[in-house]
Context: one part of a larger RNA
RNA sequence: UCGAGUUAAGGGAACUCGGCAAAUUAGUCCCAUGCCUUCGGUAUAAGGGAUUCCUGCGAUUGUAUUUGUACGAAUGCAAUUACAGGAUGCAAUAACAAGGGCGGUCCGACUGUUUAACAAAAACAUAGCUUUCCGCUACUCUGUAAAGAUUAGUAUGGAAGGUGAAGUCUGCCCAGUGCGAGUAUCCGAACAUUCCUUCCAAGGAAACUAAGGACUCGUAAACGGCGGGAAUAACUAUAAUUCUCUUAAGGUAGCGUAAUACCUUGUCGUUUCAAUGACGACUUGCAUGAAUGGCGUAACGAGAUUGUCACUGUCCCUAACUCGAAUCCCCCGAACACUAUAUUCAGGUGCAAAGUCCUGAGACCUCCAGUGGGAAGCAAAGACCCCGUGAAGCUUCACUAUAGUCUGUUAUUGUAGUGUGAAAUUUUAUGUGCAGUGUAGGUGGUAGCUGCUAAGACUCAGACGCUAGUUUGAGUAUAGGCGAAAUAUGAGACACCACUCUUAAAAUUUUAUAUUGCUAACUUCUGAAAGGAAGGACAGUAGCUGAUGGAUAGUUUGGCUGGGGCGGCAUGCUCUUGAAACGGUAUCAAGAGCACCCAAAGGUCAGCUCAUUUGGUUUAGAAAUCCAAAGUAGAGUGUAAAUGCAAAAGCUGGCUUAACUGUACUCUGAACAAUAAAGGGUGCAGGAAGGAAACUUUGGUUUAGUGAACCCCUAUGCUUCGUUUAUGGGAGCUAGGGCUAAUAGAAAAGCUACUCCGGGGAUAACUGAGUUGUCGCGCCUGAGAGCUCAUAUCGACGGCGCGGUUUGCUACGACGAUGUCGGCUCGCCUUAUCCUGGCUGUGCAGAAGCAGCCAAGGGUGGGGGUGUUCACCCAUUAAAAAGGCUCGUGAGCUGGGUUCAAUACGUUGCGAAACAGUAUGUUCGAUAUCUAGUGGAGGUGUUCGUGUCUGAGUGGAAAGAUCAUUUAGUACGAGAGGAACGGUGGUCUGGGGCCUCUGGUGUAUCUGUUAUCUGAUAAGGUAGGCAGAGCAGCUACGCCCCUUGGGAUAAGAACUGAAAGCAUCUAAGUUCGAAGCCCUCCGCGAAAAGAGACACACAUAAAAUGCUCAUAGAAGAUGAGCUUGAUAGGAUCGAGGUGUAAGCAUCAAGGUAACGAGAUGUUCAGCCUGCGGUUACUAACAUU
Repeated sequence: UCGAGUUAAGGGAACUCGGCAAAUUAGUCCCAUGCCUUCGGUAUAAGGGAUUCCUGCGAUUGUAUUUGUACGAAUGCAAUUACAGGAUGCAAUAACAAGGGCGGUCCGACUGUUUAACAAAAACAUAGCUUUCCGCUACUCUGUAAAGAUUAGUAUGGAAGGUGAAGUCUGCCCAGUGCGAGUAUCCGAACAUUCCUUCCAAGGAAACUAAGGACUCGUAAACGGCGGGAAUAACUAUAAUUCUCUUAAGGUAGCGUAAUACCUUGUCGUUUCAAUGACGACUUGCAUGAAUGGCGUAACGAGAUUGUCACUGUCCCUAACUCGAAUCCCCCGAACACUAUAUUCAGGUGCAAAGUCCUGAGACCUCCAGUGGGAAGCAAAGACCCCGUGAAGCUUCACUAUAGUCUGUUAUUGUAGUGUGAAAUUUUAUGUGCAGUGUAGGUGGUAGCUGCUAAGACUCAGACGCUAGUUUGAGUAUAGGCGAAAUAUGAGACACCACUCUUAAAAUUUUAUAUUGCUAACUUCUGAAAGGAAGGACAGUAGCUGAUGGAUAGUUUGGCUGGGGCGGCAUGCUCUUGAAACGGUAUCAAGAGCACCCAAAGGUCAGCUCAUUUGGUUUAGAAAUCCAAAGUAGAGUGUAAAUGCAAAAGCUGGCUUAACUGUACUCUGAACAAUAAAGGGUGCAGGAAGGAAACUUUGGUUUAGUGAACCCCUAUGCUUCGUUUAUGGGAGCUAGGGCUAAUAGAAAAGCUACUCCGGGGAUAACUGAGUUGUCGCGCCUGAGAGCUCAUAUCGACGGCGCGGUUUGCUACGACGAUGUCGGCUCGCCUUAUCCUGGCUGUGCAGAAGCAGCCAAGGGUGGGGGUGUUCACCCAUUAAAAAGGCUCGUGAGCUGGGUUCAAUACGUUGCGAAACAGUAUGUUCGAUAUCUAGUGGAGGUGUUCGUGUCUGAGUGGAAAGAUCAUUUAGUACGAGAGGAACGGUGGUCUGGGGCCUCUGGUGUAUCUGUUAUCUGAUAAGGUAGGCAGAGCAGCUACGCCCCUUGGGAUAAGAACUGAAAGCAUCUAAGUUCGAAGCCCUCCGCGAAAAGAGACACACAUAAAAUGCUCAUAGAAGAUGAGCUUGAUAGGAUCGAGGUGUAAGCAUCAAGGUAACGAGAUGUUCAGCCUGCGGUUACUAACAUU
C1' cells in the first nucleotide's frame, strides 16, 4: 500500500451527481395504532412497556402411582403458564440470529417475465374491455403433396389484432390510405366466334367479356387527422358576440412548463439562511388529449424523484488497532513483451508536441523499496467521420420477378326440364305515299279459279290495325262467288300456281346463357367388404389467362463538394474578366447568357443617315410634328457580352427564295497524341434570284440555340426474299422524324444506434500547429460631460498595436487508436494585482473612496439548487484576482453529463427508422522494463586510515494575515464625524517538534456476562462473542516553538549640478525608499575532478563478520553491548491497570425441612505488565 474488518472526542450529510458505503432498527409478549381505502387493507403503521436468576404459591395438559367414599381426591414426573416476594449487573431476545421509520410526486394496477456474460425497468405478460373472421370438409396455421395442428373441441367455442384491474369516461372527421358491399355505363386477358389476308399456316382487325379498376355507398376501440385573419363591452385589459377565408373535420371532456414546454432557471405560492430541485397553482399547450386510450386511484415495486426524524468516520480531519497478501531469506518457476541505442533537463529546430538533431546546463558506478510525470507507454489493422460503382439485416406507393389468393377458359364432364336469346327448317300470318271501289310487298307463269262438307252475307268471339279495314274460329240462312275487260297505276289481281322480301307468331332441330332436377364420373361420411348415406357434374385437380401480391427473392438507390449531409450546379454550350502582351491555363472565382426566334428580322439591287444639341415655328408646354445647322457614331444592328459596321453590316423601298441539290478539301470541337455528334470556311458541278454590269447569294455581321447505338415511325426513294402471282408481308440501304439536360447517352427508392469488412489522417469531431476576422488588453487623437475646465474621473467618430485564455478559418501532424466534459487530489508557473507592502494624482480637510505607478513573498475561504464549466443566490471575509500548463492531471480516483445495445414521451416519416429534443437504465483492463522524481543502502575515485570541521552550491514562506486595546475621542473638521507613527494582548491560516495534560485507539491486561464444550464446583477452550474500563506506544481534537537587524534596489522623494549664464533629482557625483531581492535563521551539502581544512594514530593495531539487543529499522543501514559485562531473558522490588479472587465463616426472600439467587467479612484483594531499580541465575560463544 492492497483485500477483509474493529473503534473513534465534539459536530452530525457540512461529503457527494445522489446518504454511495456504513451506522441505526431488529426476536417474542402486552398496550396502542393516523391519513387514505376498492372496506379486503394500509399494519409489524407510527409510538410505548416487558424480557435474566432465585424462592414461594397456583392454573392447564399429559402420564404414573396411591386412595374403602371413584362423575372424586392426593402425590410424583414432564410440558406450558399466571401472580407475589427477593437478588445482581453499565447492559437480561446481554453471543449468534434478527425490518430503520414516516411524508409528497411520476410510472406501471397487482403476483409474475426479460437482454445466460454491462440494461430487471416505466419494457413484456396479465385478468378485464373491445374489433374482425369463422356454422365445422369452419376460420387460421404448417407442409410440394399425402397429411397434420386447431380438435376427438363447436360461437358461454376457436383464430387474429388493439387496449390493459376495478372507478369515471371514450368527443368531431369516411376527403386521403385501407377494408366491406353494390354497380346502368366505361376500361378490362386468354380460349372460342366473326371479318381481312386467293386455300392452309402465321398475322391483323372487330365484337363479346371474368376477376379487378373507374363509379356509388358504408366503415375510425380501421391506418390516421382534428385551421387562419379581422372587429367588438361606459378606465385599461379581455372578448360572451359579429364578419371573413378555408377544411373531410377544425381538438370536446379531462389534464397541462408534464417521462411531453424550444424560449425556460416561465410566473406566483410553500419548502431552505440561500433551491436550475421538490410540491401546489396559473397556463398564451414550440409540439397534451381520449382503447395509437384520457383522467384519477387503495394496495403492491431490488423502478424514478424529493422532503423529514433517527443514525452514523460520508465529511470537518484524520488517528489507532487486528487478520491475510505484498514487502525480507531459501527452493520451484511462467506469460505478455523487448530484440537501434540510451544518465537526463531547458530552450531551439524539425511533417507544426524530441532521451537521440543544435546550443547551453546538469550528470561517478551499482542495488533495494515505494510513487506513477514521461516513454504522444502496453493491450485491440478506430466502433465516431469519410471513402468503396464493398457486405448484410430491415422497410416501402424503388425496379424486376416469384409463391400464395381471386378470376375466366379448356380437359376430367354425363343426363332431363324451364326461362331468355341466336341460327336453320316447316307452317301461318303480315305489308295503307298520291291516284284508285279497295290496306296493290316483289318477280315470274297464266285465263281461268272456286263452290253447295259454304267463297261471300249476317250474329257472336279472338287477333292485327294507319280506325279505313284485314284476318281466324263457331253458328244461321243462301247457290253462286271471284277474276279477266273499263277507269286509275311504273307495276293488277289473294282468280290460281311457283319463288321470294319485311315484320310477326307457332312448332321442330342445333347452339349459347341462366336456372331447376337427376345420377353414373368426382368428393365426403359410414362400413371388414359388398354396399349404404350426403354432395354432385359443382367442387377438386391439370394446362392457359388477367388481376392482386415486401409473404419471398435478386438488385439499384449518380457525381462535384474548403469533411459529409442540407443547399447549389460551378454536370452540355456561348461571351468578358481572372489569364501574368503567342497559344494554353484552375477555384461552390467575378459579371452575364443559351436549349430560341424570324417566310422576313433571309437574298439581291437602289436610295437614305443615326443618337444628341442649338435656333426657328398656330394650338403644342422641358418633351408630339415641321424647317435649318452642328453632329466619327456618343445610335442602330431580334436575343448576353465582346468584336465589326456610315453612299453600311444601320433605316426605307423594289424584285425575290441561295433558309437550293450533289460532291471535294479544310478548320473548330479536341492548343501541343488519337476521336464522335455538332458547327464553320474555301472550292467544283447542276439548276436559280437580284442587278445595266462587275458581281453577290450554300440563311440571320461573327462567336451559343445541341444528342450516339438499340428500337419505333414516315417515303409514289433504291435493292432484295417466298416453286408461280402481289395495290399484301418480311429484310437491307438511303433520306427524314421520335430519347437520353448526370447532355460521348445504365432500365433503378429508403433505413441501420443490431450492424460488419476493406481502407483513409487523401477527410470531419477533442487536442496541437498556423492565422487572429471575432475575443481580451493597451496606446494615439480628443468631439463631448465633468457648474467653469478635454485629460480628478468618463470619453464618441476614427487610427495603430499587443496577447494567443473565446469563437471561427485552414486541414499541416496523429484514424495498424495521443481515452472525451465536469468534479476530487496534487501542484508548478505568468501578471494584464483582488488583498496585504511602498508610492503619485485627485473634483484628496479627516474618514471613506476614485484613478494610476512599483511589486508575484504569502493569501484568495464556507455553503444552496444545477452533471455542469459558467452564471445566480446566502452568510462571512483583508480579499473571496485573472490565466497557462495536451481546454495541467482517468497505467491517480470518480463516471453525474455526453456518446453503444433496452425502453417511454413529443415531433418528423406510409414505413424501416430519425431528432446539438426530453426521460430512466447501462462492464473504466494491467504484476512498472527504461526514464523521472521520493527515500534507503553498497562500491570506486580523491594515493594509508580515523575523527572533527569548512561551505562552493542548493531547498524553505517558515512565516502570512487579521482583530481588540492604547496612542485618542487626540490630529483634522463649522459640525457630523474621525485617523496615524509607536506600544500591548488575542485570533485564524501555514510550518516544525513533542505526548506532561485533555481526547482517540489500545486483538497487552483486568472485570462482567450470553451460547456451547471439558460429568459438577473451581478453572478454562471457541465465537477478539458481546459489554465496561484501560498502562505503554502511536496520535490530534492536545501542548511547545516559528524574529529582528543589515546590505543593494523598484516606483517615488530628495541634495548638489551642468549641457541650456536661468531652471532642472541626472548627464558626472551624493542621500533616502517596499510584504519584493541578497544575507541574518533552519535543513542538505567534499563526487565542489579546483575532489578542501585541522587534529590524532602510526605497523600492530584498527575495522568488519559473528553473537545479545534497541533510543534504530522494509532489506541493507544506524545505535547500545559482548564476562574487565546489566545487552537481552529470568527472579525480585517498585510504579501502573483492573476493581475486591478462590476457599472458609456469617447472613439471606422464603420453605416443615432439604435447599437457596445473592450479600458481608477475610480483601485497595486476586490477576497482569512491551515501564523503572536491583540482582550474573541463563545467553553475548567462537572466528577472520
Molecule: large-subunit ribosomal RNA, half B
Organism: Candidatus Nanoarchaeia archaeon